A computed fold for a 349-nucleotide part of an RNA from an uncultured prokaryote, annotated as small-subunit ribosomal RNA, central domain. It matches the Rfam family "Bacterial small subunit ribosomal RNA". Its mean pLDDT, the model's own confidence on a scale to 100, is 88.

Context: one part of a larger RNA
RNA sequence: CUGGGCGUAAAGCGUGCGUAGGCGGUUUAGCAAGUUAGAAGUGAAAGCCCUGGGCUCAACCUAGGAAUUGCUUUUAAAACUGCUAAACUAGAAUCUCGGAGGGGAUGGUGGAAUUUCCAGUGUAGAGGUGAAAUUCGUAGAUAUUGGAAGGAACACCAGUGGCGAAGGCGACCAUCUGGACGAGUAUUGACGCUGAGGCACGAAAGCGUGGGGAGCAAACAGGAUUAGAUACCCUGGUAGUCCACGCCGUAAACGAUGUAAACUAGCCGUUGGGACCUUAGGUUUCAGUGGCGCAGCUCUAACGCACUAAGUUUACCGCCUGGGGAGUACGGCCGCAAGGUUAAAACUC
Numbered sequence: 001c002u003g004g005g006c007g008u009a010a011a012g013c014g015u016g017c018g019u020a021g022g023c024g025g026u027u028u029a030g031c032a033a034g035u036u037a038g039a040a041g042u043g044a045a046a047g048c049c050c051u052g053g054g055c056u057c058a059a060c061c062u063a064g065g066a067a068u069u070g071c072u073u074u075u076a077a078a079a080c081u082g083c084u085a086a087a088c089u090a091g092a093a094u095c096u097c098g099g100a101g102g103g104g105a106u107g108g109u110g111g112a113a114u115u116u117c118c119a120g121u122g123u124a125g126a127g128g129u130g131a132a133a134u135u136c137g138u139a140g141a142u143a144u145u146g147g148a149a150g151g152a153a154c155a156c157c158a159g160u161g162g163c164g165a166a167g168g169c170g171a172c173c174a175u176c177u178g179g180a181c182g183a184g185u186a187u188u189g190a191c192g193c194u195g196a197g198g199c200a201c202g203a204a205a206g207c208g209u210g211g212g213g214a215g216c217a218a219a220c221a222g223g224a225u226u227a228g229a230u231a232c233c234c235u236g237g238u239a240g241u242c243c244a245c246g247c248c249g250u251a252a253a254c255g256a257u258g259u260a261a262a263c264u265a266g267c268c269g270u271u272g273g274g275a276c277c278u279u280a281g282g283u284u285u286c287a288g289u290g291g292c293g294c295a296g297c298u299c300u301a302a303c304g305c306a307c308u309a310a311g312u313u314u315a316c317c318g319c320c321u322g323g324g325g326a327g328u329a330c331g332g333c334c335g336c337a338a339g340g341u342u343a344a345a346a347c348u349c
Stems, first nucleotide, its partner, number of pairs: 004320003007303002012317001014201004021194003025088007033081002035077008049065006091191001092188003095184004103177007110154001115149007125136002162169002206247006215241002220236004258316006266292012296305002322349003331342004
């Protein structure tokens, strides 16, 4: 080097875009770099291997052969890879028309509810719990009616339903804007796939500056419970949660399943388009999203997977190699910090 793996045993980067590189559709012609065949030169000797010979045998010595799988030069071949030229349309992209959508950003608007404040009615409790107490209330609470303020979230619709690369996205309206899908007699003509580095995005928590602060609520305080109770329960309550800008860059970032492509029974739903028909509907097709299930897979077990594969193949990337030590130390890089990332060893079982 080859050889084994990665749903749950160790192992798919959180996700995308993309540089180098790797790989790459159909046809024709040419070249001959890779490739294949022949020849020549070289590939020291010794050793190894084979066949002989010499020491009484052997070790040992000695002769010849083979081998030296390589390199260089040269002559051919042209299927495959490559390169050059020309062409094609099945991949890919563009164009036209169409409908679907919580995709994104900005601005505005709305109603329900909680809380607080003001005013009215009204009187002794309210609240809370397993039971209580802390707590609030005769300075008039709780309840109820009217009004005002302010912040946050959008009940029903709501659906293994939709959209997005992932994180994620749910009141309504407007503006700007991305992507996917279907149909088409249209256009370009391999423009493609993957992607080390790199770049961008990336829940929550956390950090910086300035706002905002209704509810909830780490920390904290008190009341209970308890042997204790630095908890679970209760009453309060600050960061935070919200907004703008800038950082952080991690999650059971999960389908614990990398991306792209081809092929491989069916049956039953559902979302968005199209076509046809004999139209309370049926048949069919494309793109999604679910349930069941055959072949197959499980030479690393079972559970299970099964056209949305974990099946049969191809291309490229990432990753794994006993448990602990340890995702730690040291060093580097990044960060305001918290820390992140890259990443060992001794020792031990």